[in-house]
Molecule: c-di-GMP-I riboswitch aptamer
Organism: Sulfurovum sp.
RNA sequence: GUUUAAAACAGCCAAACUUAUCGCGAGGUAGGGACGGAAAGCCGCGGGUCUCUAGUAGAUAGCUGGGUUGCAAGU
Numbered sequence: 001g002u003u004u005a006a007a008a009c010a011g012c013c014a015a016a017c018u019u020a021u022c023g024c025g026a027g028g029u030a031g032g033g034a035c036g037g038a039a040a041g042c043c044g045c046g047g048g049u050c051u052c053u054a055g056u057a058g059a060u061a062g063c064u065g066g067g068u069u070g071c072a073a074g075u
Stems, first nucleotide, its partner, number of pairs: 001075004012037002017032006035062001041068003045065003048060004052055001
């Protein structure tokens, strides 16, 4: 550099739901909880979807493409 998957080892994240809280809202944060995930780490650049006070606004990275960083094993 590249390939591979929940095969091994070490671990990691956390859907729905729920409690509290923030927000007009989509949603976010923290606790519980695991549907799942080889980047379900990070980035709103392109597309999609969603929200509203409809704009030079916002949300979604666990929708998708891309960028970037990283563990294990093999090569």